This is a predicted structure of a 1481-nucleotide RNA (small-subunit ribosomal RNA) from an uncultured prokaryote.
The sequence is in RNAcentral, with records from ENA.
RNA sequence: AGGGUUCGAUCCUGGCUCAGGAUGAACGCUAGCGGCAGGCCUAACACAUGCAAGUCGAGGGGUAACAUUGUAGCUUGCUACAGAUGACGACCGGCGCACGGGUGCGUAACGCGUAUACAAUCUACCUUUUACUGGGAGAUAGCCUUUGGAAACGAAGAUUAAUAUCCCAUAGUAUGUUUACUUCGCAUGGAAAUAAUUAAACAUUUAUGGGUAAAAGAUGAGUAUGCGUCCUAUUAGCUAGAUGGUAAGGUAACGGCUUACCAUGGCAACGAUAGGUAGGGGCCCUGAGAGGGGGAUCCCCCACACUGGUACUGAGACACGGACCAGACUCCUACGGGAGGCAGCAGUGAGGAAUAUUGGACAAUGGAGGCAACUCUGAUCCAGCCAUGCCGCGUGCAGGAUGACUGCCCUAUGGGUUGUAAACUGCUUUUAUACAGGAAGAAACCGCUCUACGUGUAGAGCUCUGACGGUACUGUAAGAAUAAGGACCGGCUAACUCCGUGCCAGCAGCCGCGGUAAUACGGAGGGUCCGAGCGUUAUCCGGAAUCAUUGGGUUUAAAGGGUCCGUAGGCGGACUAAUAAGUCAGGGGUGAAAUCCAACAGCUUAACUGUUGAACUGCCUUCGAUACUGGAUUUCUUGAAUUAGUGUGAAGUGGUUAGAAUGUGUAGUGUAGCGGUGAAAUGCAUAGAUAUUACACAGAAUACCAAUUGCGAAGGCAGAUCACUAACACUAUAUUGACGCUGAGGGACGAAAGCGUGGGUAUCUAACAGGAUUAGAUACCCUGGUAGUCCACGCCGUAAACGAUGGAUACUAGCUGUUCGGUCUUCGGACUGAGUGGCUAAGUGAAAGUGAUAAGUAUCCCACCUGGGGAGUACGUUCGCAAGAAUGAAACUCAAAGGAAUUGACGGGGGCCCGCACAAGCGGUGGAGCAUGUGGUUUAAUUCGAUGAUACGCGAGGAACCUUACCAGGGCUUAAAUGUAGCUGGACAGAUUUAGAAAUAGAUCCUCCUUCGGGCUAGUACAAGGUGCUGCAUGGUUGUCGUCAGCUCGUGCCGUGAGGUGUCAGGUUAAGUCCUAUAACGAGCGUAAUCCCUAUCGUUAGUUGUUAGCAGGUUAUGCUGAGGACUCUAACGAGACUGCCGGUGUAAACCGUGAGGAAGGUGGGGAUGACGUCAAAUCAUCACGGCCCUUACGUCCUGGGCUACACACGUGCUACAAUGGUAUAUACAGAGAGCAGCCACCUGGUGACAGGGAGCGAAUCUAUAAAGUAUAUCACAGUUCGGAUCGGAGUCUGCAACUCGACUCCGUGAAGCUGGAAUCGCUAGUAAUCGCAUAUCAGCCAUGAUGCGGUGAAUACGUUCCCGGGCCUUGUACACACCGCCCGUCAAUCCAUGGAAGCUGGGAGUGCCUGAAGUCGGUCACCGCAAGGAGCCGCCUAGGGUAAAACUGGUAACUAGGGCUAAGUCGUAACAAGGUAGCCA
Repeated sequence: AGGGUUCGAUCCUGGCUCAGGAUGAACGCUAGCGGCAGGCCUAACACAUGCAAGUCGAGGGGUAACAUUGUAGCUUGCUACAGAUGACGACCGGCGCACGGGUGCGUAACGCGUAUACAAUCUACCUUUUACUGGGAGAUAGCCUUUGGAAACGAAGAUUAAUAUCCCAUAGUAUGUUUACUUCGCAUGGAAAUAAUUAAACAUUUAUGGGUAAAAGAUGAGUAUGCGUCCUAUUAGCUAGAUGGUAAGGUAACGGCUUACCAUGGCAACGAUAGGUAGGGGCCCUGAGAGGGGGAUCCCCCACACUGGUACUGAGACACGGACCAGACUCCUACGGGAGGCAGCAGUGAGGAAUAUUGGACAAUGGAGGCAACUCUGAUCCAGCCAUGCCGCGUGCAGGAUGACUGCCCUAUGGGUUGUAAACUGCUUUUAUACAGGAAGAAACCGCUCUACGUGUAGAGCUCUGACGGUACUGUAAGAAUAAGGACCGGCUAACUCCGUGCCAGCAGCCGCGGUAAUACGGAGGGUCCGAGCGUUAUCCGGAAUCAUUGGGUUUAAAGGGUCCGUAGGCGGACUAAUAAGUCAGGGGUGAAAUCCAACAGCUUAACUGUUGAACUGCCUUCGAUACUGGAUUUCUUGAAUUAGUGUGAAGUGGUUAGAAUGUGUAGUGUAGCGGUGAAAUGCAUAGAUAUUACACAGAAUACCAAUUGCGAAGGCAGAUCACUAACACUAUAUUGACGCUGAGGGACGAAAGCGUGGGUAUCUAACAGGAUUAGAUACCCUGGUAGUCCACGCCGUAAACGAUGGAUACUAGCUGUUCGGUCUUCGGACUGAGUGGCUAAGUGAAAGUGAUAAGUAUCCCACCUGGGGAGUACGUUCGCAAGAAUGAAACUCAAAGGAAUUGACGGGGGCCCGCACAAGCGGUGGAGCAUGUGGUUUAAUUCGAUGAUACGCGAGGAACCUUACCAGGGCUUAAAUGUAGCUGGACAGAUUUAGAAAUAGAUCCUCCUUCGGGCUAGUACAAGGUGCUGCAUGGUUGUCGUCAGCUCGUGCCGUGAGGUGUCAGGUUAAGUCCUAUAACGAGCGUAAUCCCUAUCGUUAGUUGUUAGCAGGUUAUGCUGAGGACUCUAACGAGACUGCCGGUGUAAACCGUGAGGAAGGUGGGGAUGACGUCAAAUCAUCACGGCCCUUACGUCCUGGGCUACACACGUGCUACAAUGGUAUAUACAGAGAGCAGCCACCUGGUGACAGGGAGCGAAUCUAUAAAGUAUAUCACAGUUCGGAUCGGAGUCUGCAACUCGACUCCGUGAAGCUGGAAUCGCUAGUAAUCGCAUAUCAGCCAUGAUGCGGUGAAUACGUUCCCGGGCCUUGUACACACCGCCCGUCAAUCCAUGGAAGCUGGGAGUGCCUGAAGUCGGUCACCGCAAGGAGCCGCCUAGGGUAAAACUGGUAACUAGGGCUAAGUCGUAACAAGGUAGCCA
């Protein structure tokens, strides 16, 4: 100090979350020791038991208990007596009990903190000083007697003492009267003088200790005041002793503290009153600090002591372990009455996540009493329990590699890791254990001795006293011996692999992980971090500049009030000289101690503790300074205002008035439609509409001018004119002299809609009605139409009331328009003031943008914001006639919501362009029959895959068996390959035969070689095998967009960045093809070219091809010699490049029926497929990870199935005929194939074919090309078309044609007469049509596929539309990218909340009634000599009762909306022009 998380990516805004520290903690796992601290945060809940405040005999009467002594009795160790001694129960008396200890209920207060004041006060014990301590009196407790009661506790009588009580005397600086005179103080007043009044106590060891009065000090207490001290305004008014005065009372003392009278004040927006919460401070935690949070332990103050009230005593209390009364609760009881108060120390129950022993001692420190010894002391000092915290120590150290074994992992004959870790060797002994020694804390008091002198003080020495504790500490002994865990390992965040699981189980602080290869779940190995602890949970601060004083913002992210006026408040121009409140500086006082910090010191160290210093940022006071601010003074003019003049404008209010349009009425002309729409219909019209002409009437709005124009505070304002009112600008500087700016509350104005009353109503038009549209259409469109729209008056008070930009002032480069003034002018214009626009520099901003009209630089004032939703909602309050407005939450829920910009994708956005995309044509499909593939169905099985385009005559280029993967049945446990190991047996194979469906099993025959090592073979183990799963783990291969023109990179430049530029623009092209321009310059993959075939020519070569000329020969044939001219064959070349010409153009290029040429503008065809998309296809071609099967999911065999058949679809073939069928005759190819083959030719057969049989492993041999042509026939028919289907007879292949082959012959002769909606192919040697060949193959279901040639068209105006694609641009809430996103009702689950008839609590207050104890006052016939007391009366009051309201909780039938929840319903509102632009009121 930052990190993670919104997005495809980016920047920003903004929340959530993490890393740190802390705790009186708790929980989980674990645990060796010690030191120092801490330990009911909850029920101020209830408490059993013990202890926590007594002491003094040197105050007193005394003697119940104990001891000593004495006396007596005797039973010789007992009883009795004696206050005689030590002492002492109870009692009188003194002092103490108001301290110490506990708790935090109450309290928002002079309670606390801080600083002052008391001339308005008190103070026992203590210290100092002065004076005094004389005389007397009557009681009372105790004791004794009697008596009541269960007890607690009393009652009566007699008698007695005091340092108890009372009286007299004396007295001053006390109290107090008066003050003539004198004096002091700010004042009340003080000093001084002077009448009157109030005291005392004794004990005694003779030393002292007490007592009284007064003064002073110290200590403690009381009172008053300034300042500070939590949240809520959804608490705005509060107050009757209330505020003040006079008088009196009361108090230690001032005071409405109390009472009487008088006055009407006092507090409050600088927050009164009310409500909620809370002890305050020193300090503690955190933080760089400012702050934020807290108030345990220790210290100070306050309050309280079961709850409430009250006084007494006393120096001090309204009293924790005192009293009285009331109340609740508990206990005892003889039922009549009594007793009690742990928020003291232990302890118990309860509550709770949770917090200790019914311990020891007064040894030390301190306290009470006492002369003292001493007694008391749960204060205190110690011990016990608890890892609750902090600190320290240890669990060993060194060596030791074969880097051992195990475990785990891997690319697994091997390696890595655990790991110097272990074993093993040597060393040490802290700690633990055992034994032994053993403190400091103790100095005093007391006692004894001594010294000094002032003879009772000071000092010295000796003696006595330890709970902790036989503790700390020290020594000795033996021995590695007694001692390690927890969390985590996806990122943040240090640390990785295997197995299991399979959106399950589970994890999770945030993001998120898990759906069969999980570093995220669980286990293991390994690792990381801490370590006697480690994690989790809770809370606080930090990070968070995320409430921002330090230190934030408000155009679009949350956020400027709709506008102006103005009160309080805040802020404020220039000059002068003084003041000194703020401000600054010096001095003084205070700021308790502890804490924090620094230095030093003490425990072995540290924690801890001590000493000293600094600090305590504060408050008060005093003396100075005077720049700035303030208050008071004197001036000034530049801010502001006024005056005069000149103007301006849709500024406002009221009146008058104009024309056009619309509607209506009347009259005329006129005739059949008008109107309306995408198209229609409703509607109007023959009773005369629409149209048109004239006249009349009505209301509303003001075309052109008209404009980034003008005016106004905003809303807003528009024909013309008149009256009234206001404003603004400029010019002149005449007047005043800071009069100013802003503005919480407050007031005024405030579009549209809406409300009230009364008018008005032409148009338009919510609601409503009808017609359309539609799946529906409560809409969009149409025809009507009421409120309303208009006027007057009164309400409402809101808008996306927007420049989404508050007001004021000053400053900061320019360019260019325009409005209204002024000055100058050479009439062109220039300058200047005030407005109103555009562009831009710097700056600023997240960016878009803004930019003198700031969103720049500064100052002042106001308003507002703090994640999204819930919600501008609920409740409360105010306003309103209502509608509603203003103010304005919470529970709950999410990890985002959002802004700007970027790249894509998309749009029922735009522009440009292309393609058999449309159009123009030709031929098909869809109808029929058949073939084939698919779906579906069926089946034991109908094996599997392919499924929009991009599956469906596809994998399959050939399923009768085989193939074959499927099914049924029967078998085998291993076929084949490979090798290893050890052992055993010998052949195995072959032939014949039996059973069987076969595989297989059985029988018979024949039965090895050898160099003795073995070979061969069979059996065993390992090793195999799988067309089993996953194409969503993969490689390879392939389809498609698409042969579309795109896709990128380097450097540079621009941008905070994603990214852009280049690749855009203008042309051009088939093309990102090329050219021009250009912050780009270049380059790569694609395009093109290169390659093959084809079209022309040349050269070379000439067999099996060819034959023009020459020669030979044949009935005939290149048949032969020969030839290379030609065709052809097959190798190498040439040729085409917009090269030439003309036109246009800067160029690229385009155009021309140009020339030349076989071919002309990529000549035609093929191969060639960029970056990528579709988790596209294939695990069944092959390969491969993982998983699965192993007498089976492997393998062998037989038979069946893949060929099923109501049906649906795709692709084809054949047809429906005369451009044809049939018959006969006849012509012309190319390419390819062939020896288990092609087969000439001959014979037989109607034929398929059969039997013979040449040639050819092929430019040599083998094949009728067909359409075509010629002739004949058929005349439009279900036919001489068509051939399905079926019957019969055959041929061939093959082990075998039943399921299930092809072909031949005879017979049979179905549908079908050109095909609905829709849809496909094709732009030239193409479509159409005709045949031929080949692969596979025993044969073939081939009408398929792949090739080959023959004949050989029509049409394209063109790019509006459909489909697909490319480029640019625009919008976007999409990015899984429109097959996107997303809204609302309804239905379902869960959650919290509001309302609600009611029900039930709580605290506080008011009125009335009652009223204990008690103080005070009064009275007093009873008691007392009296003082006084009992009694009685009165005031006040705790508590109780009652009444009506208010406030605030809980709960509730029912009800309302909200939120959440993978896959519910209905629609499609928004995002694109979202298909009616959207949004606000």

It matches the Rfam family "Bacterial small subunit ribosomal RNA". Rfam links the family to the GO terms ribosome and structural constituent of ribosome.